Overview:
Transfer RNA from Betta splendens, 73 nucleotides, folded computationally. Its mean pLDDT, the model's own confidence on a scale to 100, is 81.

[in-house]
RNA sequence: CACCACGUGGCCUAAUGGAUAAGGCGUCUGACUUAUAAUCAGAAAAUUAAAGGUUCAAGUCCCUUCGUGGUUA
Numbered sequence: 001c002a003c004c005a006c007g008u009g010g011c012c013u014a015a016u017g018g019a020u021a022a023g024g025c026g027u028c029u030g031a032c033u034u035a036u037a038a039u040c041a042g043a044a045a046a047u048u049a050a051a052g053g054u055u056c057a058a059g060u061c062c063c064u065u066c067g068u069g070g071u072u073a
Stems, first nucleotide, its partner, number of pairs: 002071006010025004018056001027043005049065002052062002
């Protein structure tokens, strides 16, 4: 350089073009406890890497970039 795959909360992982983007771990608050842990209840936290296009509707499809990983030379 060429080709392939991937990019979604702090981390991991879902979501057939159509639900208020779902779940686990973690964080915070409360209950319980002498206290901590465990358990229970609740809350915050993702404009889905960026910009554009197609569509009534895009995390998803198309194009161009950026980043990460891989293959070949």

It matches the Rfam family "tRNA". About the family: Transfer RNA (tRNA) molecules are approximately 80 nucleotides in length. Rfam links the family to the GO term triplet codon-amino acid adaptor activity. The RNAcentral record of the sequence draws on Rfam.